Transfer RNA from Aphelasterias japonica, 72 nucleotides, folded computationally.
RNA sequence: GCAAAGAUAGCUUAAAAGAUAAAGCAAAGCACUGAAAAUGCUCUAAUAAAGGUUAAAAUCCUUUUCUUAGCA
Numbered sequence: 001g002c003a004a005a006g007a008u009a010g011c012u013u014a015a016a017a018g019a020u021a022a023a024g025c026a027a028a029g030c031a032c033u034g035a036a037a038a039u040g041c042u043c044u045a046a047u048a049a050a051g052g053u054u055a056a057a058a059u060c061c062u063u064u065u066c067u068u069a070g071c072a
Stems, first nucleotide, its partner, number of pairs: 001071002004068004010025004028042004048064005
């Protein structure tokens, strides 16, 4: 340089061929305990960036950034 896959919460993963962004772990609080762990309940937190299409975009289109494994 070429072509491809990917980027969603602190971490690991979901999301219908466009229609409420979900879960586990983690963090915080409460309950339980003599105390802790475990367990139960509650709660916080996210679509890589910018533009476009659409009544409506994590999803479709364009550009950029980064990551991965290829080809040269």

The RNAcentral record of the sequence draws on ENA. The coordinates come from a structure-prediction model, not an experiment, and the mean pLDDT is 80.